[in-house]
This is a predicted structure of a 479-nucleotide part of an RNA (small-subunit ribosomal RNA, 5' domain) from a Candidatus Microgenomates bacterium. Rfam family: Bacterial small subunit ribosomal RNA. Gene Ontology terms of the family: ribosome and structural constituent of ribosome. NCBI's taxonomy places the organism under Bacteria, Bacteria candidate phyla, Candidatus Microgenomatota. Model confidence (mean pLDDT): 84 of 100.

Context: one part of a larger RNA
RNA sequence: GGAUGAAUGCUGGCGGCGUGCCUUAAGCAUGCAAGUCGAAUGGAAAAGUCGCAAGACAAUUUAAUGGCGGACGGGUGAGUAACGCGUAGGAAUCUACCCUUUAGCGGACCAUAGCUCAUCGAAAGAUGGGGUAAUAGUCCAUAGUAUCGUAAGAUUAAAGCUCUUAACUGGGCACUAAAGGAGGAGCCUGCGUCCUAUCAGCUAGUUGGCGGGGUAAAUGCCCACCAAGGCAAUGACGGGUAGCUGGACUGAGAGGUCGAUCAGCCACAACUGCACUGAGACACGGGCAGUACACCUACGGGUGGCAGCAACUGGGAAUAUUGCGCAAUGGACGAAAGUCUGACGCAGCGACGCCGCGUGGAGGAAGAAGGCUCUCGGGUUGUAAACUCCUUUUGAUAGUCCUUUCACGGACUAUAGAAUAAGCAUCUACUAACUACGUGCCAGAAGUCUCGGUAAUACGUAGGAUGCAAGCAUUAUCC
Repeated sequence: GGAUGAAUGCUGGCGGCGUGCCUUAAGCAUGCAAGUCGAAUGGAAAAGUCGCAAGACAAUUUAAUGGCGGACGGGUGAGUAACGCGUAGGAAUCUACCCUUUAGCGGACCAUAGCUCAUCGAAAGAUGGGGUAAUAGUCCAUAGUAUCGUAAGAUUAAAGCUCUUAACUGGGCACUAAAGGAGGAGCCUGCGUCCUAUCAGCUAGUUGGCGGGGUAAAUGCCCACCAAGGCAAUGACGGGUAGCUGGACUGAGAGGUCGAUCAGCCACAACUGCACUGAGACACGGGCAGUACACCUACGGGUGGCAGCAACUGGGAAUAUUGCGCAAUGGACGAAAGUCUGACGCAGCGACGCCGCGUGGAGGAAGAAGGCUCUCGGGUUGUAAACUCCUUUUGAUAGUCCUUUCACGGACUAUAGAAUAAGCAUCUACUAACUACGUGCCAGAAGUCUCGGUAAUACGUAGGAUGCAAGCAUUAUCC
């Protein structure tokens, strides 16, 4: 000198774009953050219309079954020195939705939730009887394809809904099997990846083989048996620290330091373990068990998980609103209309950062008054002010238009009026900028050398000056 997710002191006009719990992965009141489909299904409720009435039709709404989605999106960095990440390769794999192609979509049947009746319980909820539907479930048929097999042969599938037509039919969305693609995911390997030897030896599923099991898939992944191997001074094993990268800061570069925001990957979801469902999880707002904590309780029992967005308590030098909207982009579901979306788009708060603008412009010497200083002549503040003319950024008031839909916002016009707007640090040298008074090794200053003991340009105040400027200075850290 540059830089910062900064903090502190003094000060503070506006706008744009960014950015904001770095500390206790501490605990969390409250609200919201993942639903959707009635064109899969049987019910229930029902505005309204028709009808004298009985009743019929029915927009619409939806608890439940069923389907798809809750594995994405969002958060955090505790753990991890590891095939975790980066890069370059590999073979023994899977893949819902999407795209392309081929073939098919026949027949039969059993339940159950909802509902209703009854019972138990403080609640959470649970149990039994009856009866009902499906794109839920089961069976048969078909089998070119696929799987197994040398072969013969064996085994494996499906579902409807809606629009149209007088009807046949036709269209759309679904469904089943198979092949290919795209995108995604799992696995293996070479190389690279911090400090420490005041850590020198480590290892029995350990290293390899054979045979099984297991997985979507190769493998000690697991098991039985056999062999005795495997790693290490090119640092094994142990200890400490740490998410990794694209990148960021600095530097002429080489290098050094860092990994906030944004993007890719990984890991985690109070702590520990486990599996279920599913194309995909060993699953943040799913389940089970144990532990700690908190809450409700009729003491029998039950409930919860903000490292989602806000908010709160605590901690801390320190970090924001319990805001608006789905208008845009993207996502889930749906044939669609649409619904949901604290993703996202916006607004609010903070000079936290960068950038831009403004606090007026031109003229104006009796060099006014006042201040400070003085050799009492003057000097300086200083064209600075007053005064004259002009302008209106920003701000104020009023109005018009634009943004297909519009949460938010933008543009333009008119009116009055210099009006609403300057501080901070420094002034011995390094280092740009000096005098007076006060103080008297005191009070104090200080980055370094040092300054202060009666004329201190170094302390304090004033005048003046210098630097930067809506900021300035200090502290901390990196180069």